[in-house]
Molecule: Bacterial RNase P class A
Organism: Deltaproteobacteria bacterium
RNA sequence: AGAGUAGUACAGAUGAUCGCCGGGCAUACAAAAUGCCGGGAGGAAAGUCCGAACACCAAAGAGCGGGACGCUCUAUAACGUAGAGUCGCGGCGACGCGAAGGAAAGUGCAACAGAAAAUAUACCGCCAAAAACUCGGCAACGGGUUCUCGGUAAGGGUGAAAUGGCGCGGUAAGAGCGCGCCGUUUUUCGGGCGACCGAAAAAGCUUUGUAAACCCCGUCCGGUGCAAGACCAAAUAGGGAAGCGUUUUAAGGCUGCUCGUCUAGCUUCCGGGUAGGUCGCUUGAGGCGUCUGGCAACAGCCGCCCUAGAUGAAUGAUCGUCAAAUACAAAAUUCGGCUUAUGUGCUGCUCUGUAU
Repeated sequence: AGAGUAGUACAGAUGAUCGCCGGGCAUACAAAAUGCCGGGAGGAAAGUCCGAACACCAAAGAGCGGGACGCUCUAUAACGUAGAGUCGCGGCGACGCGAAGGAAAGUGCAACAGAAAAUAUACCGCCAAAAACUCGGCAACGGGUUCUCGGUAAGGGUGAAAUGGCGCGGUAAGAGCGCGCCGUUUUUCGGGCGACCGAAAAAGCUUUGUAAACCCCGUCCGGUGCAAGACCAAAUAGGGAAGCGUUUUAAGGCUGCUCGUCUAGCUUCCGGGUAGGUCGCUUGAGGCGUCUGGCAACAGCCGCCCUAGAUGAAUGAUCGUCAAAUACAAAAUUCGGCUUAUGUGCUGCUCUGUAU
C1' cells in the first nucleotide's frame, strides 16, 4: 500500500422567528381564551417471521388429531432467540456455515449408466482342467486359437456411491487367506458438569446412501386478538315471521373430533334506527451509570432520569454558525428477538507485495 474478515459509533448540534400536538402552573365559577415552563418519529419505526405481557372466550380438565424444536451446558418472562463449547463442512488464513437424535423397528426412494444398487453380482478380464486344430523341437516339453466346464472379484470399465482402505507375504490365479498400519465393534483406564477427547487390549474382518422422505424416540404447545375489550349518551318499532330446543343434558359454548362440563336459549329471513363520545393510551419483564459475580450472554445491590400518544391522522418551515448531514426511510397497544434495506467514520485480526 492492496485484498479480506470480525466488531462498533453517529446518522445532526446550536441560536432566532413563525406554525402544529400533548402535559404542568397561573388568571378564569366551569369552559373558552391568554401568559410562562418542559416534551414531541428509527436503527431499523420496515417484514408481520417467532415469543410473550394484556384482554375476552363464565370456570376447570383428559384423550386423539395437529404443530414446533432436535449435539451439550448456561442465560431469559418466553422463544424457532442469545452466550460459551463439541463435532462436521468450506476457506492459505483471520473466520464463516450447519435442517447436528435414530438407517440393526418398519415402509419407501436412488433417474440414466452399469453385470449388479441389498435375499445384489460377472460386461472386459485372470487362472486351472478336458477336447479339437496348429507352430517350434530328435524327444521330453513349451507357445497360440476355438469351445465346454470349474475357480475368482485383486486389475479395468459404469456411476454420487460397487461391499472396508494402503502395503507386504501367500496363491494355479485371487480374496483379511495371514501379518503391519488405519477404519469398525466391545471392554478398561485417564481428562471434562456434559456433548466429547486421548490411550491400551481383544475380536470379527461385519458395515451403500437417503429421515429439508413417511416413520420411531425425546421435550414443549388452548383459541382469537387493541378493528382485543370496557363504559356512557342518543335514536328507532322494548318490530314481525319461521325452524330447532327448554334439564330427557343440546339444535348452543369450551380451536378440529371424542369424553367431560356449563347453561335455557340458539339459528335464519324481512323491515327500521344509530354509526357519537370516554377509557384502553403509555411508569415499562423501562432507560442511563458505578460497583460486585460470571470467559461471556446476563444477573444483583445502589444512584440518577421520565424521554410521542395522533384519531382522516400532530412531530414542520425559514435564516445564521459549526469540517461533513448524506443513504435506507416515518409511530398507531407494548416489549424481547430474527430477517431485509442503507451512508459516513473508527478499532482489532488475517493474507499478499514493497522498504528499513